[in-house]
Molecule: SAM riboswitch aptamer (S box leader)
Organism: uncultured Roseiflexus sp.
RNA sequence: UGCUCAUCCAGAGGAGUGGAGGGACCGGCCCGAUGAAGCUCCGCCAACCCGUAACCGCCGGAUCGAGCAGGUCAAACGAUCGCACGAUCCCCGGUUAUAGGGUGGCAACUCCGGCAGCGCAGGCUGGAAGAUGAGUG
Numbered sequence: 001u002g003c004u005c006a007u008c009c010a011g012a013g014g015a016g017u018g019g020a021g022g023g024a025c026c027g028g029c030c031c032g033a034u035g036a037a038g039c040u041c042c043g044c045c046a047a048c049c050c051g052u053a054a055c056c057g058c059c060g061g062a063u064c065g066a067g068c069a070g071g072u073c074a075a076a077c078g079a080u081c082g083c084a085c086g087a088u089c090c091c092c093g094g095u096u097a098u099a100g101g102g103u104g105g106c107a108a109c110u111c112c113g114g115c116a117g118c119g120c121a122g123g124c125u126g127g128a129a130g131a132u133g134a135g136u137g
Base pairs, nucleotide, nucleotide: 001137002136003135004134005133006132007131008130013042014041015040016039017038021031022030023029025114026113027112028111043106044105045104048102049101050100051098052097053096054095055094056093057092060090061089062088063087064086065085067083068082070081071080072079073078110129115126116125117124118123
């Protein structure tokens, strides 16, 4: 940096520094000297990925157990294969919890609109763009 998938009406800020911008872009409308962006520290929110725990399910696998009226071998004791059952563990999937690790976030629905459809209109639905995460070349 491209592609794929998921989510985007919830939630959560103080201090120091800095000194005029910020809210992606464009148009609005806002935020900002009662201090913007950036940086640092601490805190908080959330739960995308990993981890951990509990529970549930289940294809398969391993081990063990007690069986079988089955097959083969054996004179027999029995051996072996098979069958179904149960227990434990592993693998896989799911739910919940946690917040340990990797990210992300902490004005306004992604602040609203931008393109399309419906509607007289307020508006509704979908998309585009953007953001974040996970995966991938």